The RNA shown here (Bacterial RNase P class A) has 403 nucleotides and comes from a Ktedonobacteraceae bacterium.
Its Rfam family is "Bacterial RNase P class A". It is annotated as a ribozyme.
It was read from a public genome assembly, where an Rfam model found it.
The source organism's lineage runs through Bacteria, Bacillati, Chloroflexota, Ktedonobacteria and Ktedonobacteraceae.
RNA sequence: UGAGAAAGACAGGCAAUCGCGGGUCAUAGCAUCCGAGGAAAGUCCGAACUCCACAGAGCAGAAUGCUGGUUAACGGCCAGUGGGGGUAACCUCAAGGAAAGUGCCGCAGAAACAUACCGCCUAGUAGAGUGUAUUAAGAGCGAGCUGGGUAAGGGUGAAAUGGUGGGGUAAGAGCCCACCAGCAGCCGGGUGAUCGGCUGGCUGGGUAAACCCCAUUCGGAGCAAGACCAAACAGAAGGAGUAGUACAUGCGCGUUGCGCAUGCACUCGCAAGUUGCUCGCUUGUCAACCUUCGGGUUGGUCGCAGGAGGUGUCAGGUAACUGGCAUCCUAGAUAGAUGAUUGCCACUAGCAGCAACGCGAGUCGCUGCUGGCACAGAAUUCGGCUUAUGGCUUUCUCAUGCU
Numbered sequence: 001u002g003a004g005a006a007a008g009a010c011a012g013g014c015a016a017u018c019g020c021g022g023g024u025c026a027u028a029g030c031a032u033c034c035g036a037g038g039a040a041a042g043u044c045c046g047a048a049c050u051c052c053a054c055a056g057a058g059c060a061g062a063a064u065g066c067u068g069g070u071u072a073a074c075g076g077c078c079a080g081u082g083g084g085g086g087u088a089a090c091c092u093c094a095a096g097g098a099a100a101g102u103g104c105c106g107c108a109g110a111a112a113c114a115u116a117c118c119g120c121c122u123a124g125u126a127g128a129g130u131g132u133a134u135u136a137a138g139a140g141c142g143a144g145c146u147g148g149g150u151a152a153g154g155g156u157g158a159a160a161u162g163g164u165g166g167g168g169u170a171a172g173a174g175c176c177c178a179c180c181a182g183c184a185g186c187c188g189g190g191u192g193a194u195c196g197g198c199u200g201g202c203u204g205g206g207u208a209a210a211c212c213c214c215a216u217u218c219g220g221a222g223c224a225a226g227a228c229c230a231a232a233c234a235g236a237a238g239g240a241g242u243a244g245u246a247c248a249u250g251c252g253c254g255u256u257g258c259g260c261a262u263g264c265a266c267u268c269g270c271a272a273g274u275u276g277c278u279c280g281c282u283u284g285u286c287a288a289c290c291u292u293c294g295g296g297u298u299g300g301u302c303g304c305a306g307g308a309g310g311u312g313u314c315a316g317g318u319a320a321c322u323g324g325c326a327u328c329c330u331a332g333a334u335a336g337a338u339g340a341u342u343g344c345c346a347c348u349a350g351c352a353g354c355a356a357c358g359c360g361a362g363u364c365g366c367u368g369c370u371g372g373c374a375c376a377g378a379a380u381u382c383g384g385c386u387u388a389u390g391g392c393u394u395u396c397u398c399a400u401g402c403u
Stems, first nucleotide, its partner, number of pairs: 001399008010390001012345007020035005037375001041386002044384005049222004056279004061218005066080005081095001082093004096213002101211002103207003117154002119150007129141002162180006181203002183200007226302004235293005241268001243267003247263007269285006309328008347372008356363002
């Protein structure tokens, strides 16, 4: 200098004029204070809060899935272990279980929970055949078929009885050996995931982002939640018990009993509520519940910002984060405010010029002109994740050049 990797903070400043929303003071006007984000976006997670509701158990369903820590909680964050990518800085992982079971691995290939197509060795056929010199024998080659051995070599494939090399064998094979991988046992380090060492020849897969198994967790709905005030109106039809028992009162009768009515309590049945189902629980039982039809209201106040809050500092911790002390109050709109204009400056790109530093490769500054100045807009709040985006700063890796 170029190419890359990781992290941090910022998101323009000042002044004037005019214009908006809220708070405080105040009789009122003035006055004064505050007024969009790092993502406010997405609505992907987790909660606070409100209501169901005083609210339980089981099944189903869903989510997470290496270890430890952190947090109100999380599928987040921090640190580590293992796998993968990259020369590296670093990045990334849907990272429990295949020996509980079921399923799948097409085509190709002999064969994909099992195996011999080609090939290699060997026995027989075979003292066949062929063939050289030749009087004869003899070197060499020896197809095909049948039987046995083999899984080293070749072929197919994503994957073929662990890999590479050597010995050994009739030819081969962990048959043996060395190194490596997996597995098992023992020892050691570590809270742990796991790592290291020694011994052993023990060695047929993969797939769970397939069903499944295991561990942990999980009520629902949502600020249009919900609470209050004011005002107005118009209700109707249907639904499931003229059930049983005890008690009280009244009436009647055929009078120490029976019947009827009312009230109250309990039981059963029925209805509604409780994510889906079951049990349980609660409420109701001629209605306050459910279904259908119809009418009125669509106004106002609260919720609405003092918080799992911000800032500074000290202590602990590798860190995320935790604790102590001090200090501060930073929008609350509701057809929805936070703006417009002008001027100067800041930042940045290109061009031109000047100047300084350096041995050098090169670096930095100033002036002028012309441009540019991103993504984007609170609506109950908070902790995260994901996505969009401008320039600046710091550290690290690799390559090249100079000394």